[in-house]
A computed fold for a 74-nucleotide RNA from a Defluviitaleaceae bacterium, annotated as transfer RNA. It matches the Rfam family "tRNA". The coordinates come from a structure-prediction model, not an experiment, and the mean pLDDT is 80. Taxonomically the source falls in Defluviitaleaceae (Bacteria, Bacillati, Clostridia, Lachnospirales).
């Protein structure tokens, strides 16, 4: 350089043949339980869905550019 895959919560990921409030586990915080801690149980917060445009009544999802990472070839 060319092709291809990936980018969603602090971490690991789901959702991605368009649709109603964007989710799970772990972690964090608060509470219950306990003599205390751990474990267990309940709750809370945390997201411009990499970024900028486009299509559409409607985009995490489709299209294009850019950025970053992986893989293959050169």
């Nucleotide at each position: 350089g060319u092709a291809u895959u990936u980018g969603u919560a602090g971490c690991u990921c789901a959702g991605c043949c368009g649709g109603a409030u964007a989710g799970a586990g772990c972690a964090a915080c608060c509470g219950c339980c306990u003599c205390c801690u751990a474990a267990g149980c309940g709750g809370u917060a945390g997201g411009u869905c990499g970024u900028g445009g486009g299509u559409u009544c409607a985009a995490a999802u489709c299209c294009c550019g850019c950025c970053a990472a992986g893989u293959a070839c050169a």